Context: one part of a larger RNA
RNA sequence: CUCUGGCUAAGGAACUCGGCAAAAUAGCACCGUAACUUCGGAAGAAGGUGUGUCGAGCAGGGUGAAGGGAUUUACUCCUGGAGCCCGAUCCGACCGCAGAGAAAUGAGGGAAGCGACUGUUUACUAAAAACACAGGACUCUGCAAAGUCGUAAGACGACGUAUAGGGUCUGACGCCUGCCCGGUGCCGGAAGGUUAAGGCGAACCGUCAGCCGCAAGGCAAAGCGGUGAACCGAAGCCCCGGUAAACGGCGGCCGUAACUAUAACGGUCCUAAGGUAGCGAAAUUCCUUGUCGGGUAAGUUCCGACCUGCACGAAAGGCGUAACGACUUCCCAACUGUCUCGGCCAGGGGCUCA
Numbered sequence: 001c002u003c004u005g006g007c008u009a010a011g012g013a014a015c016u017c018g019g020c021a022a023a024a025u026a027g028c029a030c031c032g033u034a035a036c037u038u039c040g041g042a043a044g045a046a047g048g049u050g051u052g053u054c055g056a057g058c059a060g061g062g063u064g065a066a067g068g069g070a071u072u073u074a075c076u077c078c079u080g081g082a083g084c085c086c087g088a089u090c091c092g093a094c095c096g097c098a099g100a101g102a103a104a105u106g107a108g109g110g111a112a113g114c115g116a117c118u119g120u121u122u123a124c125u126a127a128a129a130a131c132a133c134a135g136g137a138c139u140c141u142g143c144a145a146a147g148u149c150g151u152a153a154g155a156c157g158a159c160g161u162a163u164a165g166g167g168u169c170u171g172a173c174g175c176c177u178g179c180c181c182g183g184u185g186c187c188g189g190a191a192g193g194u195u196a197a198g199g200c201g202a203a204c205c206g207u208c209a210g211c212c213g214c215a216a217g218g219c220a221a222a223g224c225g226g227u228g229a230a231c232c233g234a235a236g237c238c239c240c241g242g243u244a245a246a247c248g249g250c251g252g253c254c255g256u257a258a259c260u261a262u263a264a265c266g267g268u269c270c271u272a273a274g275g276u277a278g279c280g281a282a283a284u285u286c287c288u289u290g291u292c293g294g295g296u297a298a299g300u301u302c303c304g305a306c307c308u309g310c311a312c313g314a315a316a317g318g319c320g321u322a323a324c325g326a327c328u329u330c331c332c333a334a335c336u337g338u339c340u341c342g343g344c345c346a347g348g349g350g351c352u353c354a
Stems, first nucleotide, its partner, number of pairs: 001349008010340002014338001019335001027051005036041001038172001052094004060086004067079004071074001095099001108332006114325002119131002135170007147156003173320004178250003183247002185243005192238003198232002203227005210219003251269005278312001279309001290306005
């Protein structure tokens, strides 16, 4: 020096990203216990008092003698309460600095965010506000179900049957969940438009018996081969409707009130429709340490408000919410070597020597 322990005047978080670490609290009995609340809780809230040993002993408890009674005469039953023992509370006495005398053994309170809760998770840097969850909603599925695995046979679903099973979203509970179907998706429709294979097969081409020609060559039926128009051809798409707890979306400019400011009001442009309730500098606010209030001597954090929401908003749910949380943030009392600021002690290591 380092590690693991122990002590430390005065102060007591001034340390630090942060009370990290340490200290503190602690058992049992009794007294006492707030807001809030889903009436269960919150509660071991908080905050107090007692606690050893010896003696006596009330209540009470244990044991149960003598005596008495009964009969089925037995190591019987009933009654009876002596004596002895224990003894909460209470009373008396005694000792120490200290009586849950050591060890083991909750620290507590106030406020906010997120998630309802118990659970689950990145085996080896993340335990969480992530996942799950009961509950809610939409949607598919009528049973050889939908869906899933498999080339298939077959199997799961399920020896279940719509109060069932699959998928997706949301996530207890309370109050609620607005407007838009123009785009995309899905569902329904089938008149019209478009349209594949295929059907039909006009027309054309090749070949060729034959015909014409002196020849070169030309024309050319049937058959065979090839190309192939019109026309007839479903679903789909176009089209017509519906549907947002489907994917998603939810405006701009100008003017106006008898101080000023502001604009209930008006005008105008655009849109499928222009953000309702509630919340709001928020796990969301750039400007920003916004402004005001609270707390501090002093507060970029925190709490309460305001609303100018760069860029909240209603099941990618909105806003609340008792209880719960090794979650995150702020504050308080208690407590402390975290610190002012160090010091000392013990043991292990390092180091030196052998």

Notes: Large-subunit ribosomal RNA, domain IV from a Pseudomonadota bacterium, 354 nucleotides, folded computationally. Its Rfam family is "Bacterial large subunit ribosomal RNA". Its family is annotated with ribosome and structural constituent of ribosome in the Gene Ontology. The full RNA is in RNAcentral, with records from ENA. Lineage of the source: Bacteria > Pseudomonadati > Pseudomonadota.